[in-house]
RNA sequence: GAAGUCGGCUGGACAGUCGCGGCAUCCCCAUUCGCUUUUGGGCGGAGAGGUGGGUGUGGAGGAAAGUCCGGGCUCCAUAGGGCAGAGUGCCAGGUAAUUCCUGGGGGGCGUGAGCCUACGGAAGAAAGUGCAGCAGAAAAUAUACCGCCGAUGGCUUUGGUUUUUGGACUUGAAGCACAGGUAAGGUUGAAAUGGUGCGGUAAGAGCGCACCGCGCUGUUGGUAACAAUCAGUGGCAGGGUAAACCCCACUUGGAGCAAGACCAAAUAGGGGAACAUUGGCGCGGCCCGCGUUGUUCCCGGGUAGGUUGCUUGAGCGGCGUGGUGACACGUCCGCCAGAUGAAUGACUGUCCACGACAGAACCCGGCUUAUAGGCCGACUUCCACC
Numbered sequence: 001g002a003a004g005u006c007g008g009c010u011g012g013a014c015a016g017u018c019g020c021g022g023c024a025u026c027c028c029c030a031u032u033c034g035c036u037u038u039u040g041g042g043c044g045g046a047g048a049g050g051u052g053g054g055u056g057u058g059g060a061g062g063a064a065a066g067u068c069c070g071g072g073c074u075c076c077a078u079a080g081g082g083c084a085g086a087g088u089g090c091c092a093g094g095u096a097a098u099u100c101c102u103g104g105g106g107g108g109c110g111u112g113a114g115c116c117u118a119c120g121g122a123a124g125a126a127a128g129u130g131c132a133g134c135a136g137a138a139a140a141u142a143u144a145c146c147g148c149c150g151a152u153g154g155c156u157u158u159g160g161u162u163u164u165u166g167g168a169c170u171u172g173a174a175g176c177a178c179a180g181g182u183a184a185g186g187u188u189g190a191a192a193u194g195g196u197g198c199g200g201u202a203a204g205a206g207c208g209c210a211c212c213g214c215g216c217u218g219u220u221g222g223u224a225a226c227a228a229u230c231a232g233u234g235g236c237a238g239g240g241u242a243a244a245c246c247c248c249a250c251u252u253g254g255a256g257c258a259a260g261a262c263c264a265a266a267u268a269g270g271g272g273a274a275c276a277u278u279g280g281c282g283c284g285g286c287c288c289g290c291g292u293u294g295u296u297c298c299c300g301g302g303u304a305g306g307u308u309g310c311u312u313g314a315g316c317g318g319c320g321u322g323g324u325g326a327c328a329c330g331u332c333c334g335c336c337a338g339a340u341g342a343a344u345g346a347c348u349g350u351c352c353a354c355g356a357c358a359g360a361a362c363c364c365g366g367c368u369u370a371u372a373g374g375c376c377g378a379c380u381u382c383c384a385c386c
Base pairs, nucleotide, nucleotide: 001382002381003380004379005378006377007376008375009374010373012351013350014349015348016347017346018345020059022057023056024055025054026053027052028050029049031046032045033044034043035042036041061357065368066367068366069365070364071363072362073256074255075254076253085252086251087250088249089248090104091103092102093101094100105119106117107116108115109114120247121246128245129244130241131240145186146185147182148181149180152179153178154176155175156174157173158172159170160169161168162167194212195211196210197209198208199207213236214234215233216232217231218230219228220227221226260308261307262306263305270299271298272297273296274295275294279293280292281291282290283289316334317332318331319330320329321328322327352355
């Protein structure tokens, strides 16, 4: 200098004018209380109500998003146990908790910094089912297209021996590739039944041996997952797929702030009391009685509406200590949106690198996704020079 990896920060700046909703405070007003010899008034107090006015103060994010996990909070359910369903799945730790985070192990990728990993079980601790296009001989059961061989058996030719001679015996030689042997080599595929070499063989083959690899047992190291350049042992195992059914282990009630709590109008309807009953209607005509209808008052439920839940919190920030780290502990500093048709903005000027994704709605911890531009730190590889 170039190309990269990982982590962190920021997310236009300044000034002016106007506006929006929160809180505090002052004034004004509605309303209300007390006193009063200015009575259609005066004085003093309260004022939680207000489309009122003034002043002060603070007012979106790193993701406020997706709502994918976990927890707080709230209500409902709940003797105890089991099944179903759902979720999770290497080990240790962190945390309120998690499917999150940290550290470690195994596997894969990369020259490397580093990245990815749902990573229990497929002859297993133990039992079963299913699936696999094309190609290929063959895709889980073993099989054999080309090739190799022809030891053995068969057939053919030839030789030898022999006097049962158109026969018999014999593997000596050659051939066929019929039976058969083989899986070294070739061919397919993402994947083909350990690899290399030597021996061996008719040709071959863990068939035998050496080394490598693999399994098992032990030992050692490690909290553990696991590892070993350790010792012994076995010729060596029957592929893949479980975010397919399934099995094993562990975890697991449901709904969500439109949760929930409180106050509570008009109208209609419900319950009760009193009055009236000399009235109307019904119980087929009459009497009694009952019901209903009338007036006044009271009660409770729900609706509209309002209040609360609501923002002081496992919170944020600074410093210190412990820890590899996630994090924990201690201490200091303040209070840092709280709307409910829903505020957090608009305009003007100056400047620059000319501004991305995007807007809280009960709260918090994670994850995921979107994001213009800028800044910082650590590390890796390559090139050049000293």

Predicted 3D model of a 386-nucleotide RNA (Bacterial RNase P class A) from an Ectothiorhodospiraceae bacterium.
Model confidence (mean pLDDT): 76 of 100.
Rfam family: Bacterial RNase P class A. It is annotated as a ribozyme.